[in-house]
The part of an RNA shown here (small-subunit ribosomal RNA, 5' domain) has 521 nucleotides and comes from an uncultured prokaryote. The full RNA is in RNAcentral, with records from ENA. The coordinates come from a structure-prediction model, not an experiment, and the mean pLDDT is 86.
Context: one part of a larger RNA
RNA sequence: GAUUGAACGCUGGCGGUAGGCUUAACACAUGCAAGUCGAACGUGAAAGCUCUUCGGAGUGAGUAGAGUGGCGGACGCGUGAGUAACGCGUAGGAAUCUACCCAGUAGUGGGGGACAACUUGGGGAAACUCAAGCUAAUACCGCAUACGCCCUACGGGGGAAAGCGGGGGACCUUCGGGCCUCGUGCUAUUGGAUGAGCCUGCGUUAGAUUAGCUAGUUGGUGGGGUAAAGGCCUACCAAGGCGACGAUCUAUAGCUGGUCUGAGAGGAUGAUCAGCCACACUGGAACUGAGACACGGUCCAGACUCCUACGGGAGGCAGCAGUGGGGAAUAUUGCACAAUGGGCGCAAGCCUGAUGCAGCCAUGCCGCGUGUGUGAAGAAGGCUUUCGGGUUGUAAAGCACUUUCAGUUGGGAGGAAAAGUUAUAGUUUAAUAAACUAUAGCCCUGACGUUACCAACAGAAGAAGCACCGGCUAACUCCGUGCCAGCAGCCGCGGUAAUACGGAGGGUGCAAGCGUUAAUC
Numbered sequence: 001g002a003u004u005g006a007a008c009g010c011u012g013g014c015g016g017u018a019g020g021c022u023u024a025a026c027a028c029a030u031g032c033a034a035g036u037c038g039a040a041c042g043u044g045a046a047a048g049c050u051c052u053u054c055g056g057a058g059u060g061a062g063u064a065g066a067g068u069g070g071c072g073g074a075c076g077c078g079u080g081a082g083u084a085a086c087g088c089g090u091a092g093g094a095a096u097c098u099a100c101c102c103a104g105u106a107g108u109g110g111g112g113g114a115c116a117a118c119u120u121g122g123g124g125a126a127a128c129u130c131a132a133g134c135u136a137a138u139a140c141c142g143c144a145u146a147c148g149c150c151c152u153a154c155g156g157g158g159g160a161a162a163g164c165g166g167g168g169g170a171c172c173u174u175c176g177g178g179c180c181u182c183g184u185g186c187u188a189u190u191g192g193a194u195g196a197g198c199c200u201g202c203g204u205u206a207g208a209u210u211a212g213c214u215a216g217u218u219g220g221u222g223g224g225g226u227a228a229a230g231g232c233c234u235a236c237c238a239a240g241g242c243g244a245c246g247a248u249c250u251a252u253a254g255c256u257g258g259u260c261u262g263a264g265a266g267g268a269u270g271a272u273c274a275g276c277c278a279c280a281c282u283g284g285a286a287c288u289g290a291g292a293c294a295c296g297g298u299c300c301a302g303a304c305u306c307c308u309a310c311g312g313g314a315g316g317c318a319g320c321a322g323u324g325g326g327g328a329a330u331a332u333u334g335c336a337c338a339a340u341g342g343g344c345g346c347a348a349g350c351c352u353g354a355u356g357c358a359g360c361c362a363u364g365c366c367g368c369g370u371g372u373g374u375g376a377a378g379a380a381g382g383c384u385u386u387c388g389g390g391u392u393g394u395a396a397a398g399c400a401c402u403u404u405c406a407g408u409u410g411g412g413a414g415g416a417a418a419a420g421u422u423a424u425a426g427u428u429u430a431a432u433a434a435a436c437u438a439u440a441g442c443c444c445u446g447a448c449g450u451u452a453c454c455a456a457c458a459g460a461a462g463a464a465g466c467a468c469c470g471g472c473u474a475a476c477u478c479c480g481u482g483c484c485a486g487c488a489g490c491c492g493c494g495g496u497a498a499u500a501c502g503g504a505g506g507g508u509g510c511a512a513g514c515g516u517u518a519a520u521c
Stems, first nucleotide, its partner, number of pairs: 001521004006517005013368006019361002021326001026324003030321003035071003040068002043065001048059004078279003087204007096196002101192008109143001111141002118133006149158003163184006171178002205251003212242003217239008254276004258269004281302005304315004332358001334357003340354001341352004371401004381392004405462001407457005415448001420442008465510005470491003476505005486493002
């Protein structure tokens, strides 16, 4: 000099933009953060309103709700405790899986028995739970079929499915529908895309006051296991494997793109943003599933907190806010799904503390303002003086102007495209129906928001501080003090004229900031 996720002191007008627990991976009150689908399925209220013969009936409504079932809760969000490791970075590899999505091929026939919900009865303080009975399905299980698929000793053997919705001219009908067609599902399989798992070369902090380490250890064979290679596991056999090119041990640490600095080489660092990894009260385990050994799932153990009728139960903010605590130190228990994105759904839509916005903070960066011109009687006052004056100083006052920003009033983009509806054309079809696609018209959707921006109004009106002035280093005099009080980054000042302490006047430097401290180059 540059820099910072900074803090502290003094001061503080506006806007834009970015950032904001670096410490206790400490403990957490409260609310919200993952649901959705009635176009898979069986059920199914109430308030209110109307009528009433006062029993009830209709409507609300097949709505709300719970349940079975499907998809999603493996994404998104947070944190950096652990990890010196194929964890990360980079360059390669072969023995793998991949829901939803895209493309292709072949199918989607015929049956069965249950279990929730519900009803009844029982236990419990609660959490919840037991028994009996009834019932549906895209839930579950056989049978049939098998292009391709899997196994094979090549003879053969094995294995699947589910429906739902819209529309309709003939024909049939038990009046439910069949049938036709369109859409969407389902099953098997092939290829792709995407994502993931695995292996290897090289690189990746310090310590030798850590020199030896290792028995599933190193390799082989048989077997098991996995989606998959492999001591991954197991039995047997052999005795190997690593190490001064630093094994092992100890300490520290998430890694990278990057960031800061520097002419560069390098040094330091890894906040925000992005990629990867790991973790989700602590430790362990599996289940489900395409995917987890799963932050807001399950089980076990532990610590802690809470409820209890003492028998037993409940919980996990390193999600967003917020609280206590720790600390030099770090924000609102806000608004909205309007946009972007995600989940579910044919869709309408619902959910979304992701996200978009707003609030707080000079925390950083950037921009603007706090007036402009004129004005010598060089006013008054202050300071100083050799008492003549000098200086503050065109500074002020005065005169003439301007109105950015803030204020008041009014106007006012863009972020909005879709979806919906109507018409036309095309595709499909037996069909002018339905569905889909394209075009055009109409209608409608904004949290921010009193938006950005523009215009008008009034008046210099509301807006300057901080540090320093001995040398380094830009800027000097007076008074007070008297090795005292004090200053200080280094040299050093102060013991009676201190440009170095304290005050004043003046000056210098930066400026909504300025200094100090800490840290890095």